The RNA shown here (transfer RNA) has 73 nucleotides and comes from Candidatus Vampirococcus lugosii. It matches the Rfam family "tRNA". NCBI's taxonomy places the organism under Bacteria, Bacteria candidate phyla, Candidatus Absconditibacteriota, Vampirococcus.
RNA sequence: GCCCGAGUAGCUCAGCAGGUAGAGCACUUCCAUGGUAAGGAAGAGGUCGCCAGUUCAAGUCUGGUCUUGGGCU
Repeated sequence: GCCCGAGUAGCUCAGCAGGUAGAGCACUUCCAUGGUAAGGAAGAGGUCGCCAGUUCAAGUCUGGUCUUGGGCU
């Protein structure tokens, strides 16, 4: 330098034929217990790496860019 993959909640990830973003764990409150853990209920938390384009509408498509993993020379 070229090619391929990944970038979504604090962490690990899902979401895809484009239609107002989800799970598990963690966190908060409550229930429960003599108390703790486990368990049950409710809740908070996200400009979907960044910039642009297409579209009525983009996490999802297109281009660029950054970070990261792998491969080739």